This is a predicted structure of a 346-nucleotide part of an RNA (small-subunit ribosomal RNA, central domain) from an uncultured bacterium. Its mean pLDDT, the model's own confidence on a scale to 100, is 85. Rfam family: Bacterial small subunit ribosomal RNA. Rfam links the family to the GO terms ribosome and structural constituent of ribosome. The RNAcentral record of the full RNA draws on Greengenes.
Context: one part of a larger RNA
RNA sequence: CUGGGCUUAAAGAGUGCGUAGGCGGCUUAUCAGGCGGGGUGUGAAAUCCCUCGGCCCAACCGAGGAAUAGCGCCCCGAACCGAUAGGCUUGAGGAGGAUAGAGGUAAGCGGAACAGAUGGUGGAGCGGUGAAAUGCGUUGAUAUCAUCUGGAACACCUGUGGCGAAAGCGGCUUACUGGGUCCUUUCUGACGCUGAGCACGAAAGCCAGGGUAGCGAACGGGAUAGAUACCCCGGUAGUCCUGGCCGUAACGAUGAGCGCUGGAUUGGGGAGGCCCCCACACCUUCUGAUCGAAGCGAAAGCAUGAAGCGCUCCGCCUGGGGAGUAUGGUCGCAAGGCUGAAACUC
Numbered sequence: 001c002u003g004g005g006c007u008u009a010a011a012g013a014g015u016g017c018g019u020a021g022g023c024g025g026c027u028u029a030u031c032a033g034g035c036g037g038g039g040u041g042u043g044a045a046a047u048c049c050c051u052c053g054g055c056c057c058a059a060c061c062g063a064g065g066a067a068u069a070g071c072g073c074c075c076c077g078a079a080c081c082g083a084u085a086g087g088c089u090u091g092a093g094g095a096g097g098a099u100a101g102a103g104g105u106a107a108g109c110g111g112a113a114c115a116g117a118u119g120g121u122g123g124a125g126c127g128g129u130g131a132a133a134u135g136c137g138u139u140g141a142u143a144u145c146a147u148c149u150g151g152a153a154c155a156c157c158u159g160u161g162g163c164g165a166a167a168g169c170g171g172c173u174u175a176c177u178g179g180g181u182c183c184u185u186u187c188u189g190a191c192g193c194u195g196a197g198c199a200c201g202a203a204a205g206c207c208a209g210g211g212u213a214g215c216g217a218a219c220g221g222g223a224u225a226g227a228u229a230c231c232c233c234g235g236u237a238g239u240c241c242u243g244g245c246c247g248u249a250a251c252g253a254u255g256a257g258c259g260c261u262g263g264a265u266u267g268g269g270g271a272g273g274c275c276c277c278c279a280c281a282c283c284u285u286c287u288g289a290u291c292g293a294a295g296c297g298a299a300a301g302c303a304u305g306a307a308g309c310g311c312u313c314c315g316c317c318u319g320g321g322g323a324g325u326a327u328g329g330u331c332g333c334a335a336g337g338c339u340g341a342a343a344c345u346c
Stems, first nucleotide, its partner, number of pairs: 004317003007300002012314001014200004021194003025088007033081002035077008049065006091191001092188003095184005103177007110154001114150008125136002162169002205245006214239002219234004255313006263291004268287006295302002319346003328339004
C1' cells in the first nucleotide's frame, strides 16, 4: 500500500461560508476520448506450461508448440462514463401570502435586591462560628423610616419549552437586521453535495481608555498543635463598558449531504386543512422527546434525528510511556496557539 476502523477501546476538525478538485436528477439526438469486441504489428532468447526426444532414470539438456500483461495501428459497437446541442421538473433556488421564536446589533426605559451618602427615631451592642476571634460600634453602630446617588444582574412567567451553524441567547419598548416553517404551485431550469482558504468562536488571559455595587484569584488578618486549606473578617487584579488581540474548552465524547427500511406514546413546540363554529376528533407537514420490531453492536446500547441498509466528499486513527515534549517553521504584545518527531524504555 491493500485491508480494517473512528458513541464508550487509538481515531469526527469547535462551527459555518466557500475557490480549485472529487462526486452529481429525468430525457432526446450526435460524437467516439474512456469502455467493449475483432484484426494486425510488437511483446529478444532463456525461464514457466504442453508434446516429443537425448544422457540407464531423474535433475539437466535439445526440438517444436503454446502462452504473455502492456503498447502502436486499422475496423466495428454505442448500454454506461465523458463531450456537444436541445428539452423536462421531482433536487436546488426565486416570488406572493401567512406565521412562531431569550436569533443578532443599537438606543431608551423599569422595578426588586444590594451598597454608599445625608437627615430623623433610638441608645449598646452588632456581626460571625461547631465554638470563637480578628472586624464594626457612644466621633452613636446594628435595627428602623425618608430622600438621593451608584453599579451589576433581570425573581415569578420558566417548561427533557423556544431560537441560533456552533460558541451561545432570558426585564420592557423602539429601530435596523439574519434564518426557519406553512400555504399557493406562480417563476428559473440541475443553478446541486462536499470542500485548501476565509470568517465566527465560552471562560480565563493580554493592550489602551473608562467604570467598580456585589462577588472575589493573589494578598493581610482571625481560628487551628501546626494549616501554604476547608470556616470567619477584610481585600487587589478580575468580573462590567468601548476599541483591539488571543483562538483554547467546545460532548450527542456520534463530520456534512442524499436515498431507503415495521410500529407505539407525547396534556412537547410551529404552520395548514377538514367541520356552520370550537376541540388535546381526524388528516398533512416541519421540529423536539420517550419506548421499542427487524437489523446492527464486544457489550452497554442504537433503532426513520440509526450506531440499520447504501452512495458521495472531507477530516482523523495504527500499542503504552517518552510527549502534545524537543527541534524547525508559522501566528501572537505576551501568555501561548498550530504543525510536530526521535533516542530510550515496557